[in-house]
Molecule: SAM riboswitch aptamer (S box leader)
Organism: Deltaproteobacteria bacterium
RNA sequence: GGUGCAUCAAGAGCUGCGGUAGGGAUCGGCCCGAUGACCGCACGCCAACCAGCGCCGAGGGCGCAACGGUGGCAAAGCCAGACGAUGCGGA
Numbered sequence: 001g002g003u004g005c006a007u008c009a010a011g012a013g014c015u016g017c018g019g020u021a022g023g024g025a026u027c028g029g030c031c032c033g034a035u036g037a038c039c040g041c042a043c044g045c046c047a048a049c050c051a052g053c054g055c056c057g058a059g060g061g062c063g064c065a066a067c068g069g070u071g072g073c074a075a076a077g078c079c080a081g082a083c084g085a086u087g088c089g090g091a
Base pairs, nucleotide, nucleotide: 003089004088005087006086007085008084013043015042016041017040018039022032023031024030028079029078044073045072046071049069050068052064053063054062055061056060077083
């Protein structure tokens, strides 16, 4: 980069530090932002895809916990969906 499957109307800091003008992927809307956004770090939090444990009618399903691997913490993925995001897997 591409590909298969699954999910995307729930949830989660107006925290501290750094930094400085745009940002919400993209067109257009509509919003956020010098009352400092986006981004980075720290801590905190949310959730439960993989991994873990248990049960079952066992191609899988349900439940438990949240140490590990991710992920996430404005607005229904903000709306839009031939566009994207995340997880797991094979090549």